[in-house]
RNA sequence: GCCCGGGUGGCGGAAUUUGGUAGACGCAAGGGACUUAAAAUCCCUCGGUCGGUUUCGACCGUGCCGGUUCGAGUCCGGCCCCGGGUA
Numbered sequence: 001g002c003c004c005g006g007g008u009g010g011c012g013g014a015a016u017u018u019g020g021u022a023g024a025c026g027c028a029a030g031g032g033a034c035u036u037a038a039a040a041u042c043c044c045u046c047g048g049u050c051g052g053u054u055u056c057g058a059c060c061g062u063g064c065c066g067g068u069u070c071g072a073g074u075c076c077g078g079c080c081c082c083g084g085g086u087a
Base pairs, nucleotide, nucleotide: 001086002085003084004083005082006081007080010027011026012025020070029045030044031043032042033041047060048059049058050057051056063079064078065077066076067075
């Protein structure tokens, strides 16, 4: 150089088949219940910014930049990074 696979929350990792609520599931974290107190267990929450103010709203968010589309993590082009193969 060429070929193949991959890049998604704080971390791991699904969603690509058929484009249709982004984040299932697990870990970590926070709050609550239980307990004399803890552990274990159970329940809830858990991307960011801003506004309002305690629970809502708006916008943004799948490596980066573009494109197609009513709609892109998913399809197309270019680039970056990681892993493997090949000479």
Overview:
Transfer RNA from a Calditrichota bacterium, 87 nucleotides, folded computationally. The prediction has a mean pLDDT of 80. NCBI's taxonomy places the organism under Bacteria, Pseudomonadati, Calditrichota.